[in-house]
């Protein structure tokens, strides 16, 4: 002193002056006046999860969708922690769509003798014939070497073998069986078997497990007010609609579809106290939980927080709630702090 992992805080500060939206309060109650509060880490995307508001008469049978290593956290989760396998970095660490291929289907170009219960092109050995200079025809026997290919009858060594071959044998790998640690995934080691377990792919179909009504604040409630409780076609009292994934059946109820044409589109709720934010203590390896304090922190509705000056300075970038919250995902200009890890140099 340089590179680099990780993981936290903040997101221009301050001062004057006009302006704006909520709540509280006075007040002469139209209006004024004071005093308090007013966009984010991502408010974005609407990709997950739920609070919540509505529909749901019973029963059966599905169908789609999600998640996929084990264990925990949570209100839920595809979210987080922690461990486990595998892969990537020298490292600090990062990723990780991680159940099954002996249930079945599919796929996999070329190239190669052969691409999955699949083999002999070159070669090696041993006979026989022919030829004699290298060789040539056939028969049997063979997969160690060579060639192709992302992949080709487990590696590698030693022996033996007519030349080989797990043929035998060490060790490794794989199959079985049990043992010890661990709630578990799994790991580690002990026997024993020459072992067809001779493949990939399921982010192809699929099986397997475990989860799941639907519809969304424009949800839903309540007021007022106006108009035409309108008008035409077709079907028809039921083999038809409706009862909020689909399909049947039982109950219930009801005339359905389509077109034109008119009125109102106004104001209240729901609308901000909450799985809520700060701090402390105890517990846990860790998300986090419990318990103790302590604050109330936007609620607009053609959409409020804005304009001017001065100043400091890191010279400010992505970008504005619209019913809330817990995630992830995306954009992104800086400045600040911890930790750890590699290089070099000194002492």
């Nucleotide at each position: 002193u340089g590179a680099g992992u990780c993981g936290a805080u903040u997101a221009g500060g301050c001062g004057a002056u006009c302006g704006c939206u909520g709540c509280c309060g006075g007040u002469u109650c139209a209006a004024c006046c004071a005093g308090c509060a007013g966009a984010g880490g991502a408010a974005a995307g609407u990709c997950c999860g739920g609070g919540c508001u509505c529909c749901u008469g019973a029963g059966a049978u599905c169908a789609g969708a999600g998640u996929g290593c084990c264990a925990g956290g949570u209100a839920a989760c595809a979210c987080c922690u922690g461990g486990g396998g595998g892969g990537c970095g020298c490292g600090a660490g990062c990723c990780u769509a991680c159940g099954g291929a002996a249930a079945g289907u599919g796929c996999a170009g070329c190239a190669g003798a052969a691409a999955g219960g699949a083999a002999a092109c070159c070669g090696c050995c041993c006979g026989a014939g022919c030829g004699u200079u290298u060789g040539c025809u056939u028969g049997g026997g063979u997969a160690a070497g060579g060639g192709u290919g992302a992949a080709a009858a487990g590696g590698u060594g030693c022996g033996g073998u007519a030349a080989g071959a797990g043929c035998g044998c060490a060790c490794c790998g794989c199959g079985c069986g049990g043992c010890u640690g661990g709630c578990a995934a799994c790991a580690g080691g002990c026997g024993u078997g020459g072992c067809g377990a001779u493949g990939g792919u399921a982010a192809a179909c699929c099986c397997c497990a475990c989860u799941c009504g639907g519809a969304g604040c424009a949800a839903g409630a309540c007021c007022a007010a106006a108009u035409a409780g309108g008008g035409a076609u077709c079907c028809u009292c039921g083999u038809g609609c409706c009862g909020u994934g689909a399909u049947c059946u039982c109950c219930g109820g009801c005339g359905g579809a389509u077109c034109c044409g008119g009125g109102u589109a106004g104001g209240u709720c729901g609308c901000u106290u909450c799985a809520g934010g700060c701090g402390g203590a105890u517990g846990g390896u860790g998300a986090c939980a419990u318990c103790c304090g302590u604050c109330g922190c936007a609620g607009a509705u053609g959409a409020a927080u804005g304009g001017u000056c001065g100043u400091c300075c890191a010279c400010g970038a992505c970008a504005g709630a619209a019913c809330c919250c817990g995630g992830c995902u995306u954009a992104u200009c800086g400045a600040u702090c911890g930790a750890c890890u590699c290089a070099u140099u000194u002492u």